[in-house]
RNA sequence: CAGGACGGGUGGACGGCCGCUCUUCGAUGCGACUCCCCUCGCUCACGCGAAGGACCGGCGCAACGGAGGGAGGAAAGUCCGAGCUCCACAGGGCAGGGUGGUCGCUAACGGCGACCGGGGCGUUCCCGCGAGGGGCGCUUCAGGGACAGUGCCACAGAAAACACACCGCCGAACCCGGGCAACCGGGUGGCAAGGGUGAAAAGGUGGGGUAAGAGCCCACCGCCGGGAUGGAGACAUCCCGGGCAUGGCAAACCCCACCCGGAGAAAGGCCAAAUAGGACGGCGCUUGAGAUUGGCCCGGUCGAUGCCGUCGGGUAGGCCGUUGGAGGCGGCGGGCAACCGUCGUCCCAGAUUAAUGGCCGUCGCCGUUGCGCCUCUUUGGGUGCGACGGAACAGAACUCGGCUUAUAACCCGUCCGACAGG
RNA sequence: GAGGGCGUAGCUCAGCCGGUAGAGCAACAGCCUUUUAAGCUGUGGGUCGUGGGUUCGAACCCCACCGCCCUCA
Repeated sequence: CAGGACGGGUGGACGGCCGCUCUUCGAUGCGACUCCCCUCGCUCACGCGAAGGACCGGCGCAACGGAGGGAGGAAAGUCCGAGCUCCACAGGGCAGGGUGGUCGCUAACGGCGACCGGGGCGUUCCCGCGAGGGGCGCUUCAGGGACAGUGCCACAGAAAACACACCGCCGAACCCGGGCAACCGGGUGGCAAGGGUGAAAAGGUGGGGUAAGAGCCCACCGCCGGGAUGGAGACAUCCCGGGCAUGGCAAACCCCACCCGGAGAAAGGCCAAAUAGGACGGCGCUUGAGAUUGGCCCGGUCGAUGCCGUCGGGUAGGCCGUUGGAGGCGGCGGGCAACCGUCGUCCCAGAUUAAUGGCCGUCGCCGUUGCGCCUCUUUGGGUGCGACGGAACAGAACUCGGCUUAUAACCCGUCCGACAGG
Repeated sequence: GAGGGCGUAGCUCAGCCGGUAGAGCAACAGCCUUUUAAGCUGUGGGUCGUGGGUUCGAACCCCACCGCCCUCA
């Protein structure tokens, strides 16, 4: 150099022809009578009632014409959090679930930001005899509690949490035997330094001490407890005390703090259509079955030609919800940041077998290749013209805020860049 | 669209409050039989769907993906 890994950003442009869907306007035809309208009655009037489908008017449908809009950064997974709707504008308790350093942001969150603390890697840095401590750089953490309790720690190993004695070390003390004695051998024992096992062996280093050893003693490092100071806080720094008593696991049960009522657009509302008020069985009729949103209890409310189960029969269509919102873009201001405030501007998909497409052309991008030129230490690099080929992940379905996952090509940042070639 | 469940040997399933994975059928080999089947004996076969995390240790606990199945007015 080529190439690659990770993170972030962007996610082709223009035109022609033929289509699809939504909104709106215009004119035409048809249809029904919910609104509207016409006619009649009542009323001072607003308005109410009755009737109608010929006209006017509104509504709906069909086809035609004009104008305008028409997928994404993830529309995805449905993993969190909300809006919205219904159930009592959601009550009490148990059970259950979730979250977990601190402070902030936010409608809210398991999200985001900043900070704190821990771990890992690196370092031609600093201090120390050493254990180690500090600095700097990168990176990572689901990061409350292990002296509230329970449980687990296989195999190996002597011993795995009330520590332990296999190899080993010792022979000071006591006992036995030997010896004149120094002492030797054995036992009662002492030890936790060394070896070994293990993921983990009950603080570490240096020194003193001892029969051998050991926080047994001392200094330092670590740990634990208390206090002072600083900080909004997590915490940090310093001082004093304690020889250390307290292994790990809570993504084991659990404890603590905080949060959570349930169901979800097939929520829910309206219209139209439909029809046995069917058969059988069970429960109950106020001393009450059952319902009241799907774990249970309590409480509240409803509750009688009522409720539940099985069988049988019918309907299987339309409208609203539903697309304007914690909204997008830009400027200014505040904040380290997440984010917030303010001003201006814009309106930007709405289907329901489900639209957003197909064909062609031009340009741009990438790859391969041919020819030419420039540059060079290189397997190269750049550039002009031409030919051929390619263009990812992926498709809204009530709506937002996040997370996670997928992603060609190009751009930016960090890192690797060889036992090859020069 | 919403809710729920499953993935372990070729097939069907155990193992799921952690300690190194089994059963039946199938396959292969041997015995028996003239031969086949049946029977008897033995053997092999597993990235526990994939990736990461917690832990000394994960099929099992946690997270994220992939695939399959069921239910609804």
Molecule: RNase P RNA; transfer RNA
Organism: Planctomycetota bacterium